[in-house]
Context: one part of a larger RNA
RNA sequence: CGUUAGAGUAUUGAAAGGAUCUUUCCUUAGUACGAGAGGACCGGGAAAGACACACCACUGAUGUGCCAGUUCUUAUUCCCAUAGGAUAUGCUGGGUAGUCAAGUGUGGAUUGGAUAACUGCUGAAAGCAUAUAAGUAGGAAGCCUACCUUAAGAUGAGUGCUCUUUCUUUAAUUUGAUAAGAUCAUGAUUAGACUAAUCGUUUAUAGGUAUCAAGUGUAAGAUUGGUAACAAUUUCAGCUGAGAUAUACUAAUAGAUCGAAGAA
Numbered sequence: 001c002g003u004u005a006g007a008g009u010a011u012u013g014a015a016a017g018g019a020u021c022u023u024u025c026c027u028u029a030g031u032a033c034g035a036g037a038g039g040a041c042c043g044g045g046a047a048a049g050a051c052a053c054a055c056c057a058c059u060g061a062u063g064u065g066c067c068a069g070u071u072c073u074u075a076u077u078c079c080c081a082u083a084g085g086a087u088a089u090g091c092u093g094g095g096u097a098g099u100c101a102a103g104u105g106u107g108g109a110u111u112g113g114a115u116a117a118c119u120g121c122u123g124a125a126a127g128c129a130u131a132u133a134a135g136u137a138g139g140a141a142g143c144c145u146a147c148c149u150u151a152a153g154a155u156g157a158g159u160g161c162u163c164u165u166u167c168u169u170u171a172a173u174u175u176g177a178u179a180a181g182a183u184c185a186u187g188a189u190u191a192g193a194c195u196a197a198u199c200g201u202u203u204a205u206a207g208g209u210a211u212c213a214a215g216u217g218u219a220a221g222a223u224u225g226g227u228a229a230c231a232a233u234u235u236c237a238g239c240u241g242a243g244a245u246a247u248a249c250u251a252a253u254a255g256a257u258c259g260a261a262g263a264a
Base pairs, nucleotide, nucleotide: 001153005164006163007162008161009160010159011158015150016149017148018147021049022048023047024046025045026044027043033038051107052106053105054104055103059101060100061099062098066094067093068092069091070090071086072085073084074083075082076081112144113143118138119137120136121135166177167176181258182257183256184255187199188198189197205251206250207249208247209246210245211244212243214240215239216238221234222233223232224231225230
């Protein structure tokens, strides 16, 4: 921009894409078959591999400053206690949320149809024969469906329901203001490269605050013991990013813009 008034919401499915996998074992059955050696079709059941999708309760990885330990150095006059630097974490031990796999779950099940090679029935031309000429039946991981996803720019632009359909001006289907509705702005996120999507005062969206979970591992100060290094007690303490619940304290404000018609 179109879809022939403007919107919101729910849909149909032309078409497109994805997937379609494989192996082993048990049983049928040491049966059919076969002199024996060997050894099934068909059917039933159980596992596994790779692949794909999803998720983070479990097992773990990461988690660049969340906690602790520790060395050198600079500074706060010194001690104590802290802060900066040592790789764009100094090193080390852990680790929430999130992300992820090596972790967990699920999937390729089932259905119908038309067929290929191939196999038939009835059967003439051609008194026979012949699956074919008339007629008629089977038959594949392949084809069309079925399954999952996208999908009306499917210009063949579909469908249901609901909302608005006023005023002004013009020669005019013009101009302007509005409606339903939408956009920007604003606070965000389960969303995200940007867009888009989703939510917002009839509010827990973000921050703050309170409590808790979770992490680290027992803070500082003081007291006691020890010549001291240090240890114990106060103290499962102190500190804490993303988590949970609660709470309008702060900010989602103020505002701007777009946006409707012919027929009868």
Molecule: large-subunit ribosomal RNA, domain VI
Organism: Discoplastis spathirhyncha